[in-house]
RNA sequence: GCCGCUGUGACGCAAUUGGUAGCGUAGCGGGCUUUUAACCCGAAAGUUGCAGGUUCGAGUCCUGCCAGCGGCA
Numbered sequence: 001g002c003c004g005c006u007g008u009g010a011c012g013c014a015a016u017u018g019g020u021a022g023c024g025u026a027g028c029g030g031g032c033u034u035u036u037a038a039c040c041c042g043a044a045a046g047u048u049g050c051a052g053g054u055u056c057g058a059g060u061c062c063u064g065c066c067a068g069c070g071g072c073a
Base pairs, nucleotide, nucleotide: 001072002071003070004069005068006067007066010025011024012023013022019056028042029041030040031039049065050064051063052062053061
């Protein structure tokens, strides 16, 4: 330099043919308990890597860039 894959709350991952962005863990509040752990309940937290484009509507499709991993040279 070229090709491919990946990028979504703090972390690990979902999201159907483009149509309300969810689940688990952690953290926070509460219950239970003599207390902690475990268990139960609740609330919060996301510019979906960045910038554009297409569309009534984009995490999803298109273009460029950035980062990580792998391959070729």